[in-house]
């Protein structure tokens, strides 16, 4: 070179169950105001509701759920995952097509060696979590210099065994 097969630890991600919190919140009735618009992210063309009260506000009664988070089991794993460009498909809580913006899944290109803590910015109901950027020590491997067992520094397309050539 090529195959293989492994390490780093609060290592990393997917499912499933159970819970807290989303929350007395949305939603649903009833009623009182108000007095014309609504129809779940912004517009567009339609359609439907609407002085027999739209819309929004107050009481009072019912009252979720998703995502996101803990634990627990299990799986696959160590560019494991995560994030940025582009590029495909889908995606509609709505009436119903349509533009954008957002989602979600593959695919490419480039970045991050891992985790923590702090600072900012974004997304979250949220003080939780999660991204992404900075620093700060740590840790793990490599390379140089040292022999007091430390210094400096590179980066996973790397390191370490082993087989082949």
């Nucleotide at each position: 070179a090529a195959g293989u097969a492994g390490a780093g630890g609060c290592g990393c991600a997917a499912u499933g169950u159970u819970u807290a919190u989303c929350a007395g919140u949305a939603u649903g009735a009833a009623u009182c105001g108000u007095g014309a618009u609504g129809c779940a992210g912004c517009g567009g063309c339609u359609g439907c509701a609407g002085a027999u009260g739209a819309c929004c506000g107050g009481u009072u009664c019912u009252g979720a759920a998703a995502g996101g988070g803990a634990a627990c089991a299990c799986u696959g794993c160590c560019g494991a995952a995560g994030c940025c460009c582009u590029g495909u498909a889908c995606c509609g809580u709505a009436a119903g097509c349509u533009g954008c913006a957002g989602g979600u899944a593959c695919a490419c290109c480039g970045c991050u060696g891992g985790g923590a803590a702090u600072g900012c910015a974004g997304a979250g109901a949220a003080u939780a979590u999660c991204u992404g950027c900075a620093u700060u020590a740590c840790u793990g491997u490599c390379a140089u210099c040292a022999u007091u067992u430390g210094a400096u520094g590179g980066a996973g397309u790397g390191c370490u065994g082993c087989u082949u050539g």